[in-house]
RNA sequence: UGACUCGAUAGAGGUCGCGGAGCUCAAUAGUAUCCUGUAGCUACAGCUUGGGGAAGCUGCUGCUUGAGAAAGGGAAAUCCGCCGAAGGUCAUAUCUACCCCGAGAUAUUUCCUGGGCCGGUGCAUAAUAUGCGCCGAACUGUCACAUCGUAAAAUGUGGAGCGCUAUCAAUGGU
Numbered sequence: 001u002g003a004c005u006c007g008a009u010a011g012a013g014g015u016c017g018c019g020g021a022g023c024u025c026a027a028u029a030g031u032a033u034c035c036u037g038u039a040g041c042u043a044c045a046g047c048u049u050g051g052g053g054a055a056g057c058u059g060c061u062g063c064u065u066g067a068g069a070a071a072g073g074g075a076a077a078u079c080c081g082c083c084g085a086a087g088g089u090c091a092u093a094u095c096u097a098c099c100c101c102g103a104g105a106u107a108u109u110u111c112c113u114g115g116g117c118c119g120g121u122g123c124a125u126a127a128u129a130u131g132c133g134c135c136g137a138a139c140u141g142u143c144a145c146a147u148c149g150u151a152a153a154a155u156g157u158g159g160a161g162c163g164c165u166a167u168c169a170a171u172g173g174u
Stems, first nucleotide, its partner, number of pairs: 003174003007168005014083001017082005024075002033067002037063005045058004050101004086113003091108006114140002118136007142159006
């Protein structure tokens, strides 16, 4: 003299921003289950968490009489924590009625997703509610580039949250 920029603090997106908690409510449902009566099947049978095994039990099914839930999930308002908030996915570990598979929960971790809504589709579920995955179309926030413009703004294209804005650090560091 030139080039580069680790970090810290505080914020923004949204008029349904994200998640959690309890209360109330709707639905689940006149369902599961129990009682009464009756009919049928029955030990080479039936039942015991989704399937199988092992083990155990003696019952199981239909109709009828009376009684009659709950959990998960959901909604309004309130409170709490926040802005990779959070969600999903590969894998690992632990737990869930003995073993295996499956499924669920928790923790860690790779990868993906800026945000919410709408439509299609798949899974879960009692469910058309809702959640999640994939695809699509607009909208919206942010940054970069280009056009136009004195500027503000606007238009177009594109990127991603390990982002963006502000301040400090910075007479710093390499």